[in-house]
This is a predicted structure of a 75-nucleotide RNA (c-di-GMP-I riboswitch aptamer) from Sulfurovum sp. Rfam family: c-di-GMP-I riboswitch aptamer. From the family's description: GEMM was predicted in a large-scale screen for bacterial structured RNA regulatory elements. The coordinates come from a structure-prediction model, not an experiment, and the mean pLDDT is 83.
Order: sequence, then C1' cells, then structure tokens
RNA sequence: ACUGCACAAAGCCAAACAAUCUGUGAAGAUUGGACGGAAAACUAUGGGUCUCAAGCAGAUCGCCAGGUUACUCAG
Repeated sequence: ACUGCACAAAGCCAAACAAUCUGUGAAGAUUGGACGGAAAACUAUGGGUCUCAAGCAGAUCGCCAGGUUACUCAG
C1' cells in the first nucleotide's frame, strides 16, 4: 500500500419515538433513547426520493454510486 470485519481487544456512531428550538416546508440542531452500522466519518459530483417562494432554489450521504480521509487486528 492492498484486501478483509473474520477467533479478538479498545472504542465510535445512533434508527424509530419523545421533549425543546430553528425553518413556509422537506428537514436540521440539542437532550434522552437504541433499530442498526467496518467507514452510519466528510463531500450534494451523478442518479433517486422529497420540499417550496418553482429557480442556475432547497432537503436527504443511515437511498444507490463516486470522490476524500481514518483506528485496531489478520492475511
């Protein structure tokens, strides 16, 4: 560097739902909570879906794919 998440270890993230706040909205943030996740880290580049004030607008990366980065162990 590449491949794997496997006998491991140490950890990490946090679905639904609830409360509060922000937003026209999709949705997002914080707290609680765990359905799950080997990148469930980042990125809106392509596609999909969603929103609206309908645009060279916005949301979604835990929808699919791409790009970038990263811990342990094994090969």